Predicted 3D model of a 75-nucleotide RNA (transfer RNA) from a Chloroflexota bacterium. The prediction has a mean pLDDT of 81. The organism belongs to Chloroflexota, within Bacteria. Its Rfam family is "tRNA". By type it is a transfer RNA.

[in-house]
RNA sequence: GCCGACGUAGCUCAAAGGUAGAGCGCCUGUCUUGUAAACAGGGGGUUACCGGUUCGAGUCCGGUCGUCGGCUCCA
Numbered sequence: 001g002c003c004g005a006c007g008u009a010g011c012u013c014a015a016a017g018g019u020a021g022a023g024c025g026c027c028u029g030u031c032u033u034g035u036a037a038a039c040a041g042g043g044g045g046u047u048a049c050c051g052g053u054u055c056g057a058g059u060c061c062g063g064u065c066g067u068c069g070g071c072u073c074c075a
Base pairs, nucleotide, nucleotide: 001071002070003069004068005067006066007065010024011023012022013021018055026042027041028040029039030038048064049063050062051061052060
């Protein structure tokens, strides 16, 4: 340099064009002598970035950046 996959909450991951979610973690409460567990509730998002298509985009298209893998070159 070329090709491919991936990028969504703190972590691991869903959402096949129609309200952005789950588990774990975090916070509060109940319970307990206390902790853990259990139960109830709560907070947390520029869906990597910039554009395009569409009534409507995390999702489709183009570009950029990053991560991973493969290929080529290596004076």